[in-house]
Order: sequence, then structure tokens, then C1' cells
RNA sequence: CUCUCUGUGGCCUAAUGGUAAGGCGUCGGUCUCCGGAGCCGAAGAUUGUGGGUUCGAGUCCCACCAGGGGCG
Repeated sequence: CUCUCUGUGGCCUAAUGGUAAGGCGUCGGUCUCCGGAGCCGAAGAUUGUGGGUUCGAGUCCCACCAGGGGCG
């Protein structure tokens, strides 16, 4: 340089073009002598960035950025 894959809360993973779901973790409550486990609840994502298509985009298209892989 070229081809290809991936990018979604702090972490891991979902989501036929139609209100972004769950687990772990965090915080609060309950329980306990104090914790842990269990149970209940809460916060936390403008879905890598910028455009485009569409009534509507995490999803489709383009460019860029970051990371993994392939050929030379």
C1' cells in the first nucleotide's frame, strides 16, 4: 500500500429498517452482631466520528478513526 472482520453503559454480550434488551459490576434498601450470599429497587448507552438513503438507521451506503487478521 491492498483485501477482510470488528467497534453498542465501567466490563461481557443481544437487538427482522419501527420505543436499544440482558448478565457482571456500581449505588441504595432488606437480611445480619458485622459482612457475604439471597431478595427488592435505582443510576448508567445521543450504538467509534462525520455525512448520505429512508416517513423511520445500532442495522443499508460512503468517507474517516481505532483494533484484529490475510496476501505480497
Transfer RNA from Argiope bruennichi, 72 nucleotides, folded computationally.
RNAcentral holds the sequence, with entries from Rfam.
The coordinates come from a structure-prediction model, not an experiment, and the mean pLDDT is 82.
Its Rfam family is "tRNA". Rfam 15.1 lists 5,335,975 matches to the family in 14,413 species.
Lineage of the source: Eukaryota > Metazoa > Bilateria > Orbiculariae > Argiope.